[in-house]
The RNA shown here (transfer RNA) has 73 nucleotides and comes from Danionella cerebrum.
RNAcentral records the identical sequence in 2 taxa.
Model confidence (mean pLDDT): 80 of 100.
The RNAcentral record of the sequence draws on ENA and Rfam.
Taxonomically the source falls in Danionella (Eukaryota, Clupeocephala, Cyprinoidei, Danionidae).
Rfam family: tRNA. Rfam classes the family as a transfer RNA. Rfam links the family to the GO term triplet codon-amino acid adaptor activity.

This record gives sequence, structure tokens and C1' cells, in this order.
RNA sequence: GUUUCUGUAGUGUAGUGGUUAUCACGUUUGCCUAUCACGCAAAAGGUUCUCAGUUUGAAACUGGGCGGAAACA
Repeated sequence: GUUUCUGUAGUGUAGUGGUUAUCACGUUUGCCUAUCACGCAAAAGGUUCUCAGUUUGAAACUGGGCGGAAACA
């Protein structure tokens, strides 16, 4: 340089155009315990990388930008 893939809570993830964005771990609180751990219950935490476009409606489709990965050179 060319091509392809990818970006969603602190971390990892699901979500193939429709009403509150999913789950696990982690965090916080309560219960339990003499205490800790385990276990149980609950809560907080996301403007879905960014800017436009398409659409009645976009996390998902299209284009630009930015970041990451792979293959080839």
C1' cells in the first nucleotide's frame, strides 16, 4: 500500500429494522456467619466509537472519519 473482519456497562458477550438493549464475571447494599469465604436477595452502572445518510422507525442498513485485528505485498 491492497483486501477482509471488527468497535455494545469496569471486563467479556447476545441482540439480522419495532415498544424498558441481554447474560456472565466484577462493584455496592441487605440477609446468612462469632468473623471471613460460600450461598441467597436486591441495586447501581450503557446516550451501542464518531459524523452524516436511508427509513414512519437504526445498536443492526449505506457512506466518510477514528481505533483494533488478520491475510497478501